Record summary
Transfer RNA from a bacterium, 86 nucleotides, folded computationally. The sequence was found in a public genome assembly. It matches the Rfam family "tRNA". Gene Ontology term of the family: triplet codon-amino acid adaptor activity.

Parts: sequence; structure tokens; C1' cells
RNA sequence: GCCGCGGUGCCGGAAUUAGCAGACGGUGUGGACUUAAAAUCCACUGGGUUUUAUAACCCGUGAGGGUGCAAGUCCCUCCCGCGGCA
Repeated sequence: GCCGCGGUGCCGGAAUUAGCAGACGGUGUGGACUUAAAAUCCACUGGGUUUUAUAACCCGUGAGGGUGCAAGUCCCUCCCGCGGCA
């Protein structure tokens, strides 16, 4: 230099036929149970704004752009990681 695969919450990791983004697990927090704890079960667990609160809204898939009603997904450029060829 060329080719292929990949980059998604705090971590691992789904969603590829473009059609509710973050399923599921971990971690953490709160609660139930217990004399107390462990185990187990339940709820929540990306960021921001507003609200006493419930909740509502906006942003968010490595960065930028394009197509399209709609992009994590398709196209282009770039960055990073892994593998192969020279």
C1' cells in the first nucleotide's frame, strides 16, 4: 500500500429484511424476606432540561456528510482496533 471483519449505555452484548434503539446479562441503588446477614425475589439502573413528585420533552449507535417518509442498518470520506496479502 491492498483486501476483509469490527466500533452501540458504566461493562459484556442484541437489534442487518431500514420500521418502538439499547433486548438479555453484569454492576450499582432502593424495597420485600430475615433477629441480623447471605441467598432468593421485585423495581429502577446513558446524558440533559422542566417538575415537590409522578412524569414529560430533547439528545445519544467511533467522527463528518449523503440517500430516503424513516438510517445502528444503505452509500462516500476520515479515525481507531483485529486478521490476511504484498